[in-house]
RNA sequence: AGACGGCCGGAUGGCUGCGCUGGGCGGGCAACCGCCCGGUGAGGAAAGUCCGGGCUCCACGGAGACACGGUGCCGGAUAACGUCCGGCGGGGGCGACCCCAGGGAAAGUGCCACAGAAAACAAACCGCCUGCCCGGUUCGCCGGGCCGGCAAGGGUGAAACGGUGGGGUAAGAGCCCACCGCGCGACCGGCAACGGAAGCGGCAUGGCAAACCCCACCGGGAGCAAGACCAAAUAGGGGCGGCACGCCGGGCAACCGGCAGCGGUGUUUCCGCGUCGCCGCCCGGGUCGGUCGCGCGAGGCGUUCGGCAACGGGCGUCCCAGAGGAAUGGCCAUCCAUCGCUUUCGGGCGUGGACAGAACCCGGCUUACAGGCCGUCU
RNA sequence: GCGGCCGUAGCUCAGUUGGUUAGAGCGCUAGAUUGUGAUUCUAGAUGUCGCCGGUUCAAGUCCGGUCGGCCGCCCCA
Numbered sequence: 001a002g003a004c005g006g007c008c009g010g011a012u013g014g015c016u017g018c019g020c021u022g023g024g025c026g027g028g029c030a031a032c033c034g035c036c037c038g039g040u041g042a043g044g045a046a047a048g049u050c051c052g053g054g055c056u057c058c059a060c061g062g063a064g065a066c067a068c069g070g071u072g073c074c075g076g077a078u079a080a081c082g083u084c085c086g087g088c089g090g091g092g093g094c095g096a097c098c099c100c101a102g103g104g105a106a107a108g109u110g111c112c113a114c115a116g117a118a119a120a121c122a123a124a125c126c127g128c129c130u131g132c133c134c135g136g137u138u139c140g141c142c143g144g145g146c147c148g149g150c151a152a153g154g155g156u157g158a159a160a161c162g163g164u165g166g167g168g169u170a171a172g173a174g175c176c177c178a179c180c181g182c183g184c185g186a187c188c189g190g191c192a193a194c195g196g197a198a199g200c201g202g203c204a205u206g207g208c209a210a211a212c213c214c215c216a217c218c219g220g221g222a223g224c225a226a227g228a229c230c231a232a233a234u235a236g237g238g239g240c241g242g243c244a245c246g247c248c249g250g251g252c253a254a255c256c257g258g259c260a261g262c263g264g265u266g267u268u269u270c271c272g273c274g275u276c277g278c279c280g281c282c283c284g285g286g287u288c289g290g291u292c293g294c295g296c297g298a299g300g301c302g303u304u305c306g307g308c309a310a311c312g313g314g315c316g317u318c319c320c321a322g323a324g325g326a327a328u329g330g331c332c333a334u335c336c337a338u339c340g341c342u343u344u345c346g347g348g349c350g351u352g353g354a355c356a357g358a359a360c361c362c363g364g365c366u367u368a369c370a371g372g373c374c375g376u377c378u
Numbered sequence: 379g380c381g382g383c384c385g386u387a388g389c390u391c392a393g394u395u396g397g398u399u400a401g402a403g404c405g406c407u408a409g410a411u412u413g414u415g416a417u418u419c420u421a422g423a424u425g426u427c428g429c430c431g432g433u434u435c436a437a438g439u440c441c442g443g444u445c446g447g448c449c450g451c452c453c454c455a
Stems, first nucleotide, its partner, number of pairs: 001378008010335007018041010043355001047366002050364005055223004068219005073087005088102001089100004103214002108212002110208003125154002127150003131146006162180006181203001182201003187196003227292004237283007246259005261273004299318008336353001339350004379451007388404004397435001406422005428444005
């Protein structure tokens, strides 16, 4: 100078306030209220809600298939996972070490813009070469055209159908040869991924699957505002019983008007009702509200054994927030760290704790984070 | 708390088997018309496609992470 892993993330004391809770006393029929003495009270991420589970309800006879979604080297760990551990392969770094959505492109379909002859059963712009024709000629050849051969060189592109050298040829070409690369690969090692490899093959099919797809495996859906219980009223549903449900006119009808009747109110006037009617009893739903779900758990710590490890087994020990518009705050003192100023280098003064804050609970991932400590290694 | 949707110019929105240069309307600026303004006409400017990575030759588009905004939530009638 750097790499990796782990841990902490203000400490102690006092005063005071708040949530939950244990005990005591007092009041109250009770619900509960008041006072006193205690106990306890955020995190490594409580966050994002990205995965996986527990739990609850709904659906479903069992199993399978299709569709859809997800995962994707191999082996292991785990309740499970897209997480973790150990390997393999590829890439980066002098190195410690780090990164990889890392199955299949000879199952099929599709795409590869622009440029370029051609973007994938091949093809030929410039170019190289044989032959023929025409023209020129200093007879060495040069220019143009045509029928053919070639893919070495140029050029295009992100990507061009093996590379280098030699032979060969009219010019060329795995056409042939050597080496390298590539493919197949008996056999050997490994649980496997994979590694090594005799030999064989002139080479045979570029890229994209975070395009469709194929293969293997996994997945029923929703979520604590899940869900369960209690349960108010001048709210509202149903059943039974009693009383009442009358008359006249108009209108097809809905309805309108008038008169009885009832009520406000003992009378008059007036107003309302005048058929979703009034009264009584019973039943069901469950809104406001309340209670539970809700704090002993895949739990923490220590130790030991097995395992390279993730992790698992045993033993001991501890109980560690449970609110409900939502408590966990404020002040003071002494220190620790940060930052700034200053210094006579001893110190002094001031500032002021990073990210953030439970809401059913766990296992992970990701993201945010002042500063500090420890260990291993280059 | 849980579930879902969106982010492209100053505003409202387009943008699909990923492809060259990302557009439309309104608005803005300048000029013309007018005594001046409005209208009209002509010309022009305007974007880190919310941000950061990845896949790919190539990303507004595909994938992951992150930030911000919006909407919905029990039962019965």

This is a predicted complex of two RNAs, RNase P RNA and transfer RNA, with 455 nucleotides together.
The coordinates come from a structure-prediction model, not an experiment, and the mean pLDDT is 77.